Predicted 3D model of a 504-nucleotide part of an RNA (small-subunit ribosomal RNA, 5' domain) from an uncultured Clostridia bacterium. The sequence was found in a public genome assembly. Model confidence (mean pLDDT): 84 of 100.
Context: one part of a larger RNA
RNA sequence: GGACGAACGCUGGCGGCAUGCUUAACACAUGCAAGUCGAACGGACUGAUUCCUUCGGGAUGAAAGUUAGUGGCGAACGGGUGAGUAAUGUAUGAGCAACCUGCCUCUAUCUACGGGAUAGCAGUUGGAAACGACUGGUAAUACGGUAUAUGACCACGGCACCGCAUGGUGCAGCGGUAAAAGAUUUUAUCGGAUAGAGAUGGGCUCAUAUCCCAUUAGGUAGUUGGUGAGAUAACAGCCCACCAAGCCUGCGAUGGGUAGCCGAGCUGAGAGGCUGAUCGGCCACAUUGGGACUGAAACACGGCCCAGACUCCUACGGGAGGCAGCAGUGGGGAAUAUUGGGCAAUGGAGGCAACUCUGACCCAGCAAUGCCGCGUGAGUGAUGAAGGUAGAUUUAUUGUAAAGCUCUUUUCUUUGGAACGAAUAAAUGACGGUACCAAAGGAAUAAGCCCCGGCUAACUACGUGCCAGCAGCCGCGGUAAUACGUAGGGGGCAAGCGUUGUCC
Numbered sequence: 001g002g003a004c005g006a007a008c009g010c011u012g013g014c015g016g017c018a019u020g021c022u023u024a025a026c027a028c029a030u031g032c033a034a035g036u037c038g039a040a041c042g043g044a045c046u047g048a049u050u051c052c053u054u055c056g057g058g059a060u061g062a063a064a065g066u067u068a069g070u071g072g073c074g075a076a077c078g079g080g081u082g083a084g085u086a087a088u089g090u091a092u093g094a095g096c097a098a099c100c101u102g103c104c105u106c107u108a109u110c111u112a113c114g115g116g117a118u119a120g121c122a123g124u125u126g127g128a129a130a131c132g133a134c135u136g137g138u139a140a141u142a143c144g145g146u147a148u149a150u151g152a153c154c155a156c157g158g159c160a161c162c163g164c165a166u167g168g169u170g171c172a173g174c175g176g177u178a179a180a181a182g183a184u185u186u187u188a189u190c191g192g193a194u195a196g197a198g199a200u201g202g203g204c205u206c207a208u209a210u211c212c213c214a215u216u217a218g219g220u221a222g223u224u225g226g227u228g229a230g231a232u233a234a235c236a237g238c239c240c241a242c243c244a245a246g247c248c249u250g251c252g253a254u255g256g257g258u259a260g261c262c263g264a265g266c267u268g269a270g271a272g273g274c275u276g277a278u279c280g281g282c283c284a285c286a287u288u289g290g291g292a293c294u295g296a297a298a299c300a301c302g303g304c305c306c307a308g309a310c311u312c313c314u315a316c317g318g319g320a321g322g323c324a325g326c327a328g329u330g331g332g333g334a335a336u337a338u339u340g341g342g343c344a345a346u347g348g349a350g351g352c353a354a355c356u357c358u359g360a361c362c363c364a365g366c367a368a369u370g371c372c373g374c375g376u377g378a379g380u381g382a383u384g385a386a387g388g389u390a391g392a393u394u395u396a397u398u399g400u401a402a403a404g405c406u407c408u409u410u411u412c413u414u415u416g417g418a419a420c421g422a423a424u425a426a427a428u429g430a431c432g433g434u435a436c437c438a439a440a441g442g443a444a445u446a447a448g449c450c451c452c453g454g455c456u457a458a459c460u461a462c463g464u465g466c467c468a469g470c471a472g473c474c475g476c477g478g479u480a481a482u483a484c485g486u487a488g489g490g491g492g493c494a495a496g497c498g499u500u501g502u503c504c
């Protein structure tokens, strides 16, 4: 000198764009953050009409609508945090002849026939509640069974071609195994099943790189390898039985400390050093520890089970909870915002759609936290006014500064108009009556902070008297202090200025 997610002191006019718990991965009141589909299903409710009526009402129940439950898809995305992790991570480059892939696209072939349950519901009943139990009966794109099999898989041997070691691909044969679901605006859609290809997303393996300590030198028994069996989508001590005795290590094993990694950011002429906020990619975690279930995918933040700590309810028998989602509260701290508006746009989930949901997102609010821009007036004006300060016969300076005169209106106030963002034939805007435009008014509403001994731009007076104080370094102050305090003057930066902290 530059930089900052900064803080503190003094000061503070506006706008645009960004950024905003770095500390306690501390505890959380309250609201919201993941639903959707009636074109999968049976009910229930509302309901025009019609019938009966003791005129109170009862029965029927079209179209349409609402929906608790069964069922489907989603809830594994999106959003948060950085505790753990020094390598099961990340970055870069390879490999899988060892793998999976819902939804999406394309291709081929099917979508046939039966069945038994169960929730809702009704009845009985337990419990303070959470939540149940029994009986009866019911539907499906829920769940079984059967048929069929383009092709798929398995076993058996065969042929051809190829390679990268185990091997791979293709073809035909025989035997065996396994499918499906229907709905509707009713003839065109949306679905379902099998197989193949693609796309996308993942899984696994290898190489190289990846902080400090040797005042950490030896570490390791599933440990290293083999055979066999199992598990997995798949390879593999991943797991198990047996066998062998290996494996890592001074090119730093093992242990300890610290830490999410990267694209990037800051600085620097560069080499390098430091950092890893916002934004993007990957990873890990979701009160602590463990476990599996469902599923294409989880060992699953707003799912389940168990255990622990904590909080809450209780009729003491038993139950409920998890903000490192968005706001917000307490606490900690030098320190970090609203319990806001909207789904209008972009994107996501469900749905044929209409649409519904979406604290993702888009906006608004707060904060000079940062960057950028603008303003606080312009011209003229010498009786060089008054006042202040210094000096002492005069004067110098503040200073064209002010006043005065002539203008302007960026800002400001008031009034009127008024968008783009909307993709459309039409409709649809939270922001927002905002940006912007026009008119009117009036210099009107708007300047501070630090410094002035040298480094370092900028000097005098008074007070003080090694006191009070200053100070980044050198150093000032003990009676003429340009270094302390005040005043005048001056210098620098400017809606900021200085100080502190950290990095280069």
Stems, first nucleotide, its partner, number of pairs: 001504004006500005013374006019367002021332001026330003030327003035073003040070002043067004050059003080285003089210008099202002104198008112146002115143001121136006152177003156173001158171005182190003211257003218248003223245006230238001260282004264275004287308005310321004338364001340363003346360001347358004377407004387398004412441006421431001448493005453474003459488005469476002